[in-house]
Molecule: Bacterial RNase P class A
Organism: Lacihabitans soyangensis
RNA sequence: GAAAUAAGCUGACCUAUCGCCAGAUUAUUUAUAAUUUGGAGGAAAGUCCGAACAACACAGAGCAUCAUGCUACCUAACGGGUAGGGGAGAAUUCGUUCUCUACAGACAGUGCCACAGAAAAUUACCGCCAUGUUUCGGCGUGGUAAGGGUGAAAAGGAGGUGUAAGAGACCACCGGUAGACUUGUAAAACGAUACGCAUAGGUAAACCUCAUGAGUUGAAAGACCAAAUAAACCGACGCUAAAGGGUAGCUCGCUCAAGUCGGAGGGUAGGUUGAUGGAGGUUUUGAGCAAUCAAAGCCCUAGAUAAAUGAUAGGAUAGAACAGAAUUCGGCUUAUUAGCUUAUUUCAUUU
Numbered sequence: 001g002a003a004a005u006a007a008g009c010u011g012a013c014c015u016a017u018c019g020c021c022a023g024a025u026u027a028u029u030u031a032u033a034a035u036u037u038g039g040a041g042g043a044a045a046g047u048c049c050g051a052a053c054a055a056c057a058c059a060g061a062g063c064a065u066c067a068u069g070c071u072a073c074c075u076a077a078c079g080g081g082u083a084g085g086g087g088a089g090a091a092u093u094c095g096u097u098c099u100c101u102a103c104a105g106a107c108a109g110u111g112c113c114a115c116a117g118a119a120a121a122u123u124a125c126c127g128c129c130a131u132g133u134u135u136c137g138g139c140g141u142g143g144u145a146a147g148g149g150u151g152a153a154a155a156g157g158a159g160g161u162g163u164a165a166g167a168g169a170c171c172a173c174c175g176g177u178a179g180a181c182u183u184g185u186a187a188a189a190c191g192a193u194a195c196g197c198a199u200a201g202g203u204a205a206a207c208c209u210c211a212u213g214a215g216u217u218g219a220a221a222g223a224c225c226a227a228a229u230a231a232a233c234c235g236a237c238g239c240u241a242a243a244g245g246g247u248a249g250c251u252c253g254c255u256c257a258a259g260u261c262g263g264a265g266g267g268u269a270g271g272u273u274g275a276u277g278g279a280g281g282u283u284u285u286g287a288g289c290a291a292u293c294a295a296a297g298c299c300c301u302a303g304a305u306a307a308a309u310g311a312u313a314g315g316a317u318a319g320a321a322c323a324g325a326a327u328u329c330g331g332c333u334u335a336u337u338a339g340c341u342u343a344u345u346u347c348a349u350u351u
Stems, first nucleotide, its partner, number of pairs: 001347010013315006020039009041322001045333002048331005053218004060252004065214005070084005085103001086101006104209002109207002111203003125148002127144007156174002159171003175197001176195003182189002222273004233263005244256004280299008
């Protein structure tokens, strides 16, 4: 210097002309004109998670369903974030560094582990030992699980004692289970000591068990105003011994209730609000490893409603990709790469 990977930041600026939407000011003919300020993202996407807000309920209990799952902290909350611990993997100068983690439970129970293999949760194919028999090829009975084979995995490793041959049957070491002291807020780390030892494993993004939790609906939610009509007609079930409704699903309970449901018809389908001043943004200082918190100062940055936020020209980064707000906010996931910064690796050159 170039390339690759990962993370972070920016992702459109200025001037002029014309056009669109909203706000403010002034004038006036009260809906017009002029001036001025602002106007689509880092994901606005997905609708996955959590909330704010609104309506209903607020009387729960049982069953069922669903979600989360190491520790501490942050947050309005979260299945999110920060820091740490355990486990796995990669690199290594063996000090460590980086990446991933769906990390409660397999002595509660059930299920599954293809094929191969004798056997995949109590088996013996080959082999070894003892013994009987034999046509000398072999066959039968008993013992064995050390050796061999199959397999991802076959009753802990390998050394010894012992045995008819073997075996934790026994012994020392390692391993395993439990675990004092010490350190740490904790998860844990280190580990004296004891025990032939649940040693027959894995799997719970298999059923299941345990702990903790989950009210529903959703801005076309809701609220208000104006106008008009038919408070009419038919049928069913009811009128306190309760039809029907509410309580996420079901049952019980509780509660509202004189109307409820269905049919055929009549009127209207306009406007205001919700709707952008916020768990808001930003600067400095302090605390904290950090996420973040506190104090002081400054700022107001889209609100359309069939849907505004644009076009042209110039300015050497002048423009590229994914892509357009519709109640709002905090996360997660997905799509994309124009520029800049940091870290690591590789290559080339120079010293």